[in-house]
RNA sequence: GAUUUCCUUCGGGGUCGGGUGCAAGUCCCAACCGGCGGUGAUGAGGGUGUACCUCUUAGUCCGUGACCCGGGUUCAUAUGUAUGAAAACGGUGGAUUUGGUGAAAUUCCAAAGCCGACAGUAAAAGUCUGGAUGGGAGAAGGAAGAU
Numbered sequence: 001g002a003u004u005u006c007c008u009u010c011g012g013g014g015u016c017g018g019g020u021g022c023a024a025g026u027c028c029c030a031a032c033c034g035g036c037g038g039u040g041a042u043g044a045g046g047g048u049g050u051a052c053c054u055c056u057u058a059g060u061c062c063g064u065g066a067c068c069c070g071g072g073u074u075c076a077u078a079u080g081u082a083u084g085a086a087a088a089c090g091g092u093g094g095a096u097u098u099g100g101u102g103a104a105a106u107u108c109c110a111a112a113g114c115c116g117a118c119a120g121u122a123a124a125a126g127u128c129u130g131g132a133u134g135g136g137a138g139a140a141g142g143a144a145g146a147u
Base pairs, nucleotide, nucleotide: 004144005143006142007141008140009139010138017029018028019027031127032126033116034115035064036063037062038061043055044054045053046052059114060113068091069090070089074085075084076083077082096112097111098110099109100108118130119129120128
């Protein structure tokens, strides 16, 4: 330095102000928010201001998690059979253009757009409440053995 296994911790934000109405954070005007990894021409720092190294830069590019559907090694209860839970794995799953600079940008700069699981609700929800003190992409730290 690389790889494998294990352990611990961490791991999502957001309706100001107004309108209508019996009633809306759900409708209308308006406001606000952007998981994780990758890419990356941004920005910052280091360096012999060379090479190069570190940190940082996309909701809408590539991939991926939560939700939902299928699946069902296995586990639990009862045990002739049935019920419940459940891993791998598979599927579904939203959204960007124009202009500028440039050798090169859906990433930079400018402008204008667009998108956002399920269930609930005195009325239709990205933002309220709930499943969820859950799960989780992954991140950080540590340990062990081998090379």